[in-house]
RNA sequence: UCCUUAUCAAGAGCUGACUGAGGGACUGGCCCUAUGACGUCCAGCAACCUACCGACACCCGGUAAGGUGCUAACUCCUGCAGGUUGAAACCCUGAGAGAUAAGGC
Numbered sequence: 001u002c003c004u005u006a007u008c009a010a011g012a013g014c015u016g017a018c019u020g021a022g023g024g025a026c027u028g029g030c031c032c033u034a035u036g037a038c039g040u041c042c043a044g045c046a047a048c049c050u051a052c053c054g055a056c057a058c059c060c061g062g063u064a065a066g067g068u069g070c071u072a073a074c075u076c077c078u079g080c081a082g083g084u085u086g087a088a089a090c091c092c093u094g095a096g097a098g099a100u101a102a103g104g105c
Stems, first nucleotide, its partner, number of pairs: 002104007013042001016041003022032003026079001028077002043071003047068003050064005075097001080094004
């Protein structure tokens, strides 16, 4: 890299430091950004694994923050199919794509 499973409506500096121009995966939108984007450090959060405690069939709850991860907007919305409608819009459901974790070849 690839495969499998699970989760993705919550949480975390609009006021930290350095840097200096783009960024939000992609499409189309719509947003963030020199009143410093992205990135790095610090700080924080607690999604998954792990540790401890409670409960204890499974599930679940709490504490911690060790391993990854994350810290604008519902995965920002959307894309494909269906529902809704006289027809649309809004809205809803499912898939696809994406992200994260654990396991595996």
A computed fold for a 105-nucleotide RNA from Effusibacillus lacus, annotated as SAM riboswitch aptamer (S box leader).
Rfam family: SAM riboswitch aptamer (S box leader). Rfam links the family to the GO term regulation of gene expression.
Taxonomically the source falls in Effusibacillus (Bacteria, Bacillota, Bacilli, Alicyclobacillaceae).
The sequence is in RNAcentral, with records from Rfam.